[in-house]
Context: one part of a larger RNA
């Protein structure tokens, strides 16, 4: 991991809804017996009891009524619809109640051959060091202490073997072993190690204590039992087709990933509404705007109540002011919780018109109740987030084609099925790669660019890039640019200073003069002059030149870690604007041809013709396949059942049927009936490969 088998809403009871069918103002038996008879029996007795035929009140009682009540007043429940008893489905309670799964908690046993401790009785520690006390001998001393040799042989000593252990690193790790080898290592006469025998049991034990250990299990062993313990949690739950088809919100919940009730689906009944569009008639305070119309906020101007400082002063007085600042005045401006105003849409009504079941109600039967993306209005964040929380509408959820380079949700379009027919959206038409190397005008020279958005690739600001409006000045009495020549005089202005002559620096009637023009000087130079240059004039040339502002497309700004690329290729249009025409382009339309659902209309033995309509998960209906057994009437088979396998054929489908070959004895249409009635999946369970 394949194969085969087996594997999950099931009985019984109650009550409730449908549909079938019996009697019916009545229904209808149960226990138990009978007959017949041996089957999943059939008949008949058996009316005990139930349900139902009359309510209403705590109740007394009353009754088509009746209760509250003084009430003949009102209003509650009730009468004027018909039940019961069986089968059958649907859901729902009580039970294990669709199947597998706990961590646990109780009982009553059963374990100390493993270990922990503990009692009794046993056995073991190679060898080698150390050398206490003690005691002899000598010395000593009044005796003692005390000193020397020798003895002796003490110790949780001291090296080290069995034995006991398990510090370290290696190797082992589907091992050789479910805790082991291999080197080095600690104890090794002690609180040692061992051999038999015993004792101590589960909230007990044992424990130089680690929650250690109590049979390879321990924060409470193990085995049987209560048991199928509960599991708002996972997982997994099986055959086909056909119809409709959801929500992921409100609300409330020891509630938040559960559940109630509503809210949207579905299926049956009843009713007669529902949707759009357009007039008309209404509520409302958003949006916008406004604020000499409140509430509040606010810029800058005049005015200065009125405070604060300053002078002055014994104090009063009184004067000033780079301060604050009321009210008023002018110009301005803001606000979800300001509003003198005030749309648009939405939302009630009423009529027209249009559609045609879309619409309410009652009843059975569900999910769902974790969202999300994107538009647009908002809260919150940072006018961050593929953030977060609302309203509103869309789409994915549960939507499959086409396009976007790939890509739930973007853009276009909603797959009944088939077609080697055709028209189009979106997006495209050089090539990959279907269609245009189209046509007409104009930009861009950066490979900008060929990007609609998430990912995503920009900006402030900068620039004689270029197209293009509008405006302003100068310009054949000749403009701009370029070249030629000039560009002087008082004076080196004064004043500063060592010096300051146009040009460090200060002043300032920066002023006269000659002039075609020339500044008490733009810049570069000198220590100061000197010297170049400019404004400024003339000349030469001979036609446009300078500005300002707004706009198209460019340009710099521009930076990421493993080579790049607009999807690529590669392109000067195949780039961007504006404009035309044709083409290509889906499962959208259309065409033929087939199937299904509804509705209607014919027709009747189930068809025919018209029209709509048939994506589709959670879930609701409806029809049907196939296995097993049974009941009734048949039927088939050794001339070859059932099972396998191969060929053909038929149904939309689940599946049927026929044949051949194997096989080697039983199988089976029909019409009905009962179920251990369908496997891919539950880290399923056995088995095999």
């Nucleotide at each position: 991991a394949c194969c085969u088998a087996c594997g999950a809403g099931u009985u019984g009871c109650c009550g409730u809804c449908g549909c079938c069918g019996g009697c019916a103002a009545g229904g209808u038996u149960a226990a138990g017996g009978g007959c017949c008879a041996u089957g999943a029996g059939g008949c008949c007795c058996g009316c005990a009891g139930c349900c139902g035929a009359a309510g209403c009140g705590a109740a007394a009682g009353c009754g088509a009524g009746u209760c509250c009540g003084a009430a003949c007043a009102g209003g509650g429940c009730g009468c004027a619809c018909a039940g019961u008893c069986a089968g059958c489905g649907g859901a729902g309670g009580c039970a294990g109640a669709c199947g597998c799964g706990a961590a646990a908690c109780c009982a009553a046993g059963u374990g100390a051959u493993c270990u922990a401790c503990c009692c009794u009785u046993g056995g073991c520690c190679a060898g080698g060091a150390u050398g206490a006390a003690g005691g002899a001998c000598g010395g000593g001393u009044g005796a003692c202490u005390c000193c020397g040799u020798c003895u002796g042989g003490a110790g949780g000593u001291c090296c080290g073997c069995a034995c006991c252990g398990g510090u370290a690193a290696g190797c082992g790790u589907u091992g050789a072993a479910a805790a082991g080898c291999u080197u080095a290592c600690g104890g090794a006469u002690g609180a040692g190690c061992u051999g038999a025998g015993g004792g101590u049991a589960g909230g007990a034990g044992u424990g130089a204590a680690a929650g250690g250990c109590c049979a390879a299990u321990c924060a409470a062993a193990c085995u049987u039992g209560g048991a199928g313990a509960u599991a708002g949690c996972u997982c997994g739950u099986a055959c086909u087709c056909c119809c409709c088809g959801a929500a992921a919100u409100g609300u409330a919940u020891u509630u938040a990933g559960g559940u109630g009730c509503a809210g949207c689906c579905u299926c049956g009944c009843u009713g007669g509404a529902g949707u759009g569009u357009g007039a008309c008639g209404g509520a409302g305070g958003u949006a916008g705007a406004g604020c000499g119309a409140c509430c509040g906020a606010u810029a800058g101007g005049a005015u200065g109540c009125g405070a604060g400082g300053g002078c002055u002063u014994c104090a009063c007085c009184g004067c000033c002011u780079g301060u604050c600042a009321a009210g008023u005045c002018c110009u301005g401006c803001c606000g979800a919780a300001c509003u003198c105003c005030g749309a648009a849409u939405g939302c009630c009504g009423c009529c027209a018109c249009a559609u045609g079941c879309u619409c309410a109600g009652c009843g059975g039967g569900a999910g769902u109740a974790a969202g999300g993306g994107c538009g647009c209005g908002g809260g919150u964040g940072c006018u961050a987030a593929c953030g977060u929380c609302c309203g509103u509408g869309u789409c994915c959820g549960a939507g499959a084609g086409a396009g976007g380079a790939a890509c739930a949700a973007c853009u276009c379009a909603g797959a009944c099925c088939a077609c080697c027919g055709g028209c189009u959206a979106a997006g495209g038409u050089c090539c990959c790669g279907a269609a245009a190397u189209c046509c007409g005008g104009g930009c861009c020279g950066a490979g900008u660019u060929g990007a609609a958005g998430c990912c995503a690739a920009u900006a402030a600001c900068g620039a004689a890039g270029u197209g293009u409006g509008a405006c302003c000045g100068c310009a054949g009495c000749g403009a701009c640019a370029g070249c030629c020549g000039g560009g002087a005089u008082g004076u080196u202005g004064g004043c500063u200073u060592g010096g300051a002559a146009g040009c460090a620096g200060c002043c300032a009637u920066u002023c006269a003069u000659u002039c075609a023009a020339a500044g008490a000087g733009u810049g570069c130079g000198u220590a100061a002059c000197a010297g170049c240059u400019c404004a400024c004039c003339g000349g030469u040339c001979g036609a446009g030149c300078g500005g300002u502002c707004g706009u198209g497309c460019g340009u710099g700004g521009a930076u990421a870690a493993u080579a790049a690329u607009c999807g690529g290729g590669c392109a000067u249009a195949a780039g961007c604007c504006c404009g035309g025409u044709a083409c290509c382009g889906a499962a959208g339309c259309c065409g033929u041809g087939g199937g299904a659902u509804u509705g209607c209309g014919c027709g009747u033995a189930u068809g025919c013709g018209c029209a709509a309509u048939c994506g589709g998960u959670a879930g609701g209906g409806g029809a049907g396949c196939a296995u097993u057994c049974c009941a009734g009437u048949g039927g088939c088979g050794c001339c070859g059942a059932a099972g396998c396998a191969g060929u053909g054929c038929c149904c939309c489908g689940a599946g049927g049927c026929a044949u051949u070959g194997u096989g080697g004895a039983g199988c089976u249409c029909c019409u009905g009936g009962a179920a251990a009635a369908g496997c891919a999946a539950a880290u399923g369970u056995a088995g095999g490969u």
Predicted 3D model of a 689-nucleotide part of an RNA (large-subunit ribosomal RNA, domain II) from a Bacteroidales bacterium. The full RNA is in RNAcentral, with records from ENA. The coordinates come from a structure-prediction model, not an experiment, and the mean pLDDT is 82.